[in-house]
RNA sequence: AGAUAGAGGUCGCGUAUUUCAUGAGUAGGCAGUCUGAUAUGGCAGAGAUAGAGGAGGACUGGGGAAAGGGAAAAACGCCGAAGGUAGAGGGAUUCUGCUUCCUGAAGCCUGGGCACAUCGAUGAAGAAUCGUGUGACUGUCAUCAAAAUUGUGAUGGAGAGCUAUCU
Numbered sequence: 001a002g003a004u005a006g007a008g009g010u011c012g013c014g015u016a017u018u019u020c021a022u023g024a025g026u027a028g029g030c031a032g033u034c035u036g037a038u039a040u041g042g043c044a045g046a047g048a049u050a051g052a053g054g055a056g057g058a059c060u061g062g063g064g065a066a067a068g069g070g071a072a073a074a075a076c077g078c079c080g081a082a083g084g085u086a087g088a089g090g091g092a093u094u095c096u097g098c099u100u101c102c103u104g105a106a107g108c109c110u111g112g113g114c115a116c117a118u119c120g121a122u123g124a125a126g127a128a129u130c131g132u133g134u135g136a137c138u139g140u141c142a143u144c145a146a147a148a149u150u151g152u153g154a155u156g157g158a159g160a161g162c163u164a165u166c167u
Stems, first nucleotide, its partner, number of pairs: 001167006009079001012078004017073004030061006038050003042098005082110004088103005111138002114135004119131004140157006
């Protein structure tokens, strides 16, 4: 230097399937009454279309979803597992800009999970995910100290790391 095999955790990481709850008696659509001029994607502009033969809104009645996200079970792939950012592309719209969602490189950041913050983004949501910051815990290596089978404390680093075996 290369190859192979492993460890961190009892909430390790991720994927998709089934069931359940939430979403929600919400959205869209139907009927009636009232009102009366705007409406058409998340915002803005333009264009086009519809509209007093009633736009849009409110109320009543009947009927009434889905997606994302979540929980449980077992299964699969794994230990940069994975997550984020990001060029480029696509969607949410007829076009443009912004925003947002999805896919997502090279490169860059993060060892890991947890808790807190009514912080920021997404979201129906004080759920969850992601980001940022803080805190202790935990694994690994290095240095120092003491100790002297073991194991302990302090400081610091990062996974392109660490351990074992082979060439």

Predicted 3D model of a 167-nucleotide RNA (Lysine riboswitch aptamer) from uncultured Robinsoniella sp.
The coordinates come from a structure-prediction model, not an experiment, and the mean pLDDT is 79.